[in-house]
Context: one part of a larger RNA
């Protein structure tokens, strides 16, 4: 330098954008950098190896020989890498038609429901519970009409449907905006994948500043229950949880399954496009691209499973593991307003 792994045993960074790097389609032309050959220099001696000797043997030890270099230099090959100049289109990206969709962002609006307030009917109980009691009510509660306040979600539709790169996105309408699929093969002409650092994005919880506050509800009070009950059950509640800026930077951020390309049986659903076929049409039937599932071949797998959405065959480039505990912990750095975070040990032990 070389090893064997990363669903579930330890190991895929939460995601993506990209700078360096690394790799990298088809045909030619040239050049010889990397590569291969061959000649010349050099590549001290001691040592290694092999042959002859010397000490009575050895081990030392004298001779000769051979090997030895990511080496220097000339020449020469040119398939392959790689540089140069051309070309080319099937990756890749763009016009052009067409499509779907909780993709993102901002305004606005609309019903049900839940509490709240006014008012009407009405009278003694209501709530809750395994049973109960705290609790609310004759200062007229519940329940029941009718009007008014105001916050937050957004039933059916709804589906192993859909959309995003990942967290994640559901009630309607405008307005701006990203992506994506399918069809043409018209433009461009390898522009590519990948991605150390960087940078951006990231649920809930949590912070700051201010608003809001209907429902829920940590903490807290109180009622049971218990041997106790700092629980689980009831009756109340504050922060929160809703919105505006800014922070934090975590997770069972999961398909516990990194990206990207090719290749390798089928079947069966399901969604969005084309095409055909059929029709008065709208299905229906075939086939194809692309997303999402189930079930299985070969194959892999310690099994479990995985299987064209691979955990199969392969090639690139990226992260990452190296027994258990100590430990994702101490010290230091960087980051944070702080909780904290990220980046990381050892002595000891087994």
């Nucleotide at each position: 330098c070389u090893g064997g792994g990363c669903g579930u045993a330890a190991a895929g960074a939460g995601c993506g954008c990209g700078c360096a790097g690394g790799c990298g389609g088809u045909c030619g032309u040239u050049c010889a950098a990397g590569u291969c050959g061959a000649g010349u220099g050099u590549g001290a001696a001691a040592g290694c190896c092999c042959c002859c000797g010397g000490c009575u043997c050895a081990a030392c030890u004298g001779g000769g020989g051979a090997g030895g270099g990511u080496c220097a230099u000339u020449c020469g090959a040119u398939a392959c890498u790689g540089a140069u100049c051309g070309a080319c289109u099937u990756g890749a990206a763009g016009g052009c038609a067409g499509g779907a969709g909780a993709g993102g962002g901002a305004a606005g609006c609309g019903g049900a429901a839940u509490u709240c307030c006014c008012g009407g009917u009405g009278u003694a109980g209501u709530g809750g519970u395994g049973a109960a009691a705290u609790g609310c009510g004759u200062a007229g509660a519940u329940a029941u009409c009718g009007g008014g306040a105001g916050g937050a979600a957004c039933a059916c539709c709804a589906g192993u449907g859909g959309c995003g790169a990942a967290g994640g996105c559901g009630g309607c309408u405008u307005c701006c905006u990203g992506g994506c699929c399918u069809g043409u093969u018209c433009u461009u002409g390898a522009c590519g994948c990948u991605g150390a650092g960087g940078c951006g994005c990231g649920a809930a919880a949590g912070c700051u500043a201010g608003u809001g506050g209907a429902g829920c509800a940590a903490a807290c009070g109180g009622g049971a229950u218990u041997a106790g009950a700092u629980a689980c059950c009831c009756c109340g509640g504050u922060a929160g949880u809703c919105c505006u800026a800014g922070c934090c930077g975590u997770a069972a951020a999961c398909g516990a399954u990194g990206g990207a390309c090719a290749c390798u049986a089928g079947g069966u659903g399901u969604u969005g496009g084309u095409g055909g076929u059929a029709u008065c049409a709208a299905c229906c039937c075939c086939a194809c691209c692309a997303g999402u599932g189930c079930c299985g071949a070969a194959g892999c797998u310690a099994a479990c499973g995985c299987a064209u959405u691979a955990a199969g065959u392969g090639u690139c480039c990226c992260g990452c593991c190296u027994g258990g505990g100590g430990a994702g912990u101490a010290c230091g750095g960087c980051c944070g307003c702080a909780a904290g975070g990220c980046u990381a040990a050892a002595a000891c032990u087994c």

This is a predicted structure of a 350-nucleotide part of an RNA (small-subunit ribosomal RNA, central domain) from a metagenome. Model confidence (mean pLDDT): 89 of 100. Its Rfam family is "Bacterial small subunit ribosomal RNA". Gene Ontology terms of the family: ribosome and structural constituent of ribosome.